[in-house]
RNA sequence: GAGGGCCGGGCGGCCGCGGCGCCCGGGCCCGUCCCGGGGGGCGAGGAAAGUCCGGACUCCACGGAGCGACGGUGCCGGGUAACGCCCGGGCGGCGGCCUUCGGGCCGCCGACGGAAAGCGCCACAGAGAACAGACCGCCGCGCCUCCGGGCGCGGCAAGGGUGAAACGGUGGGGUAAGGGCCCACCGGGGGACCGGCGACGGGACCCGCGAGGCAAGCCCCACCGGGAGCAAUGCCGAAUAGGGACCGCGCAUGGGGCCGCUCCGCCUCGCGGUCCGGGUUGGCAGCUCGAGGCCCGCGGCGACGCGGUGCCCAGAGGAAUGGUCGCCACCCCCCGCGAGGGGGGCACAGAAUCCGGCUUACAGGCCCUC
RNA sequence: GCGUGGUAGCUCAGUUGGUGAGAGCACCGGAUUCAUAACCCGGGGGUCGGCAGUUCAAAUCUGCCUCACGC
Numbered sequence: 001g002a003g004g005g006c007c008g009g010g011c012g013g014c015c016g017c018g019g020c021g022c023c024c025g026g027g028c029c030c031g032u033c034c035c036g037g038g039g040g041g042c043g044a045g046g047a048a049a050g051u052c053c054g055g056a057c058u059c060c061a062c063g064g065a066g067c068g069a070c071g072g073u074g075c076c077g078g079g080u081a082a083c084g085c086c087c088g089g090g091c092g093g094c095g096g097c098c099u100u101c102g103g104g105c106c107g108c109c110g111a112c113g114g115a116a117a118g119c120g121c122c123a124c125a126g127a128g129a130a131c132a133g134a135c136c137g138c139c140g141c142g143c144c145u146c147c148g149g150g151c152g153c154g155g156c157a158a159g160g161g162u163g164a165a166a167c168g169g170u171g172g173g174g175u176a177a178g179g180g181c182c183c184a185c186c187g188g189g190g191g192a193c194c195g196g197c198g199a200c201g202g203g204a205c206c207c208g209c210g211a212g213g214c215a216a217g218c219c220c221c222a223c224c225g226g227g228a229g230c231a232a233u234g235c236c237g238a239a240u241a242g243g244g245a246c247c248g249c250g251c252a253u254g255g256g257g258c259c260g261c262u263c264c265g266c267c268u269c270g271c272g273g274u275c276c277g278g279g280u281u282g283g284c285a286g287c288u289c290g291a292g293g294c295c296c297g298c299g300g301c302g303a304c305g306c307g308g309u310g311c312c313c314a315g316a317g318g319a320a321u322g323g324u325c326g327c328c329a330c331c332c333c334c335c336g337c338g339a340g341g342g343g344g345g346c347a348c349a350g351a352a353u354c355c356g357g358c359u360u361a362c363a364g365g366c367c368c369u370c
Numbered sequence: 371g372c373g374u375g376g377u378a379g380c381u382c383a384g385u386u387g388g389u390g391a392g393a394g395c396a397c398c399g400g401a402u403u404c405a406u407a408a409c410c411c412g413g414g415g416g417u418c419g420g421c422a423g424u425u426c427a428a429a430u431c432u433g434c435c436u437c438a439c440g441c
Stems, first nucleotide, its partner, number of pairs: 001370007009328007017043002020040001022038006028031001045348001049359002052357005057229004070225005075089005090112001091110008113220002118218002120214003135160002137156008168186006187209001188207003193202003233285004243276007254269005292311001295308005330345006371441006379395004388426001397413004419435005
C1' cells in the first nucleotide's frame, strides 16, 4: 500500500422526556373511562441516510393459456420468501513467488450471454478503415541522361510513415524482389472421443488462416415483471360550506348582489325546519412477536439449513430517546528529571409500516491475509 | 412516498457519440457623436453539477453522489 472481519466509548448518581404493565387514592354520565400519586421495566444505528433493488402487507384491476409491445437481468452451480444480493466454482486481466520454461501456487480485480443471424458506426490523420490499399519504398523490362538519376509499363507488400485499430507472429527456405508461396515453432479455427450436474477443461486428427473493434448502438437468445403505495387501507365522526329527500311559507308591494347610507337603475331567485348520504380537521386501528435475535449441538468447503434452550428488544406521530456530575478508557497540547498535574478533543449521523440487500458518509481502535 | 431538472453573468439550443460547444441579452475594445444611447465592426468568457466506468473518442451512454424545484 491492497483486500476482508469486528467494535464504534464503559460504569454509576441526580433531574427530565416518550411508550408499556403493576399498586394506591379520587371523580362521574359507571366504562376496555377520566384525574392525581407511587414504584418497575424498556427507549436509535452500523449506517436509522440515499430511495438504488427485492419482498411482506393493503387497496385497485384481472376468466385461462399463448404471442407481441415495454421495462429489467445476463459465465455456471448453489443459498434464499425474493433479488440486480450472498457463497462456491469456471474463464479472463494485473501483481508477486517458484519453475524441468510446458506451466504451477498465492493475492487482488472483472456490468463476464451472442460480433460465425442481420443493420449501423469507426471522426481526424493516412495511399488504404472492412473481404481495403500503394505515399515513400523494393524488383524486372524499355527509353532518356548532364551518369547523380529521371520517365513509362508491369510485379510486390518485406521495410518506412499514419492511426485507437492496417487483414496472424518469429525464424528459415525459396524468389528478380516479395508474399503461408513452402517448412518449423507459437498463435488461431474445426473437432471424434474423454472428464465434469454445468460454466468449462483435456484432446487423436484435420485446416495455411477464412473470423478487426463497438451490443453501458439497434438487435438476437434465455429468464423475470399487473398498477399504486401506510399520505396504502378500514372504522367512528363535530362546526361551516355544498348535495339530496320531506314538510311549511313565498313566487313579489318580497329576499339577495352591484364597497357604507338614500333615491334611481341593472342582475338574480328563493326562505325556514327536520332527516339522509358523501366527507375535511380530529380520534382509533393498521403499529410492531418478526423470513426476529443470543447461546449450544448437528449437516454443509461456504452462503445457509435443521434441532434444542430460552429472550421480548422504541413504537412516537410535528414527532420522546435529553441535560448534568463523578470515576475510568483512547487521542492531542502544555508543565515536570520522574511519579504525576492542568487544559482540550472523541467521528458520520439520528427511527417514522416492517423486513432482506446494495451504495454512500464515518474520528479512532483491534484482528486476519497478501 | 413519488416525479422533474442542472450547458457562459442571465435565458435557453445542442441525438443514430466524432474533437472548432453555440444563440440572444449582458461585458470589454474600436468606430460614430459635442456627449450618451441605439445602430455597425471585433473580442473575451464554459473543468457542460461532481466522481468513476464503457469506448479510439462522452455535454450525449451507464452507475453512484450532490444541489434545486414540483406533487